Predicted 3D model of a 75-nucleotide RNA (transfer RNA) from a Rikenellaceae bacterium. Rfam family: tRNA. About the family: Transfer RNA (tRNA) molecules are approximately 80 nucleotides in length. The family's RNA type in Rfam is transfer RNA. The coordinates come from a structure-prediction model, not an experiment, and the mean pLDDT is 83. The sequence is in RNAcentral, with records from ENA.

RNA sequence: CGGGGUGUAGCUCAGCCCGGUUAGAGUAUCGGUCUGGGGGACCGAGGGUCGCAAGUUCGAAUCUUGUCACCCCGA
Repeated sequence: CGGGGUGUAGCUCAGCCCGGUUAGAGUAUCGGUCUGGGGGACCGAGGGUCGCAAGUUCGAAUCUUGUCACCCCGA
């Protein structure tokens, strides 16, 4: 320098290909109930401007372009 992959909640990830209801799951944290307590089970709550910026569109996590970080391959 060229090509490819990944980036979404504190953590691990789904959703993207094929745009459309309020962006989800597990786990962790906090609260409640059960238990003599611990552990554990169940219920609930908070936590995101989907790496960043721009474009297309009535509408973008999803499509297009640029860019950043990390990983892999080639030179």